[in-house]
Predicted 3D model of an 83-nucleotide RNA (transfer RNA) from an uncultured Eubacteriales bacterium. Rfam family: tRNA. Rfam classes the family as a transfer RNA. Model confidence (mean pLDDT): 82 of 100.

C1' cells in the first nucleotide's frame, strides 16, 4: 500500500437498531474483628447547581434513522496476515 479485527467508566469486558457501561476487579463508606486478613452489605463517568435537577458521555469527524457503541462514508490509533 491492500486486506482482516479491534479501539465503549481507573482496569478487564459485555450490550438484537431502542434505559450506555451488565458482570468481574480495583477504590470509597458501613458490617464482623482485640486489631487485620477472608467475609457480608451500600455506593463508585464528567461537567453545572447549596438541592430538586440539568447538561454532556462508547477514537474523531460526517451521514441513515423517531431513535446509533451497533448501520453507511472518510480519517486517526493498535494488532494480525499479504505485498
Nucleotide at each position: 500500500g491492500c486486506g482482516c479485527a479491534g479501539g465503549u467508566g481507573g482496569c478487564g469486558g459485555a450490550a438484537u437498531g431502542g434505559c450506555a457501561g451488565a458482570c468481574g476487579c480495583g477504590c470509597c463508606g458501613g458490617a464482623a474483628u482485640c486489631a487485620g486478613a477472608c467475609u457480608c452489605c451500600g455506593g463508585u463517568g464528567u461537567c453545572c447547581g447549596c438541592g430538586a435537577g440539568g447538561a454532556c458521555g462508547u477514537g474523531c469527524g460526517g451521514g441513515u434513522u423517531c431513535a446509533a457503541g451497533u448501520c453507511c462514508c472518510g480519517c486517526c490509533c493498535u494488532g494480525c496476515g499479504c505485498g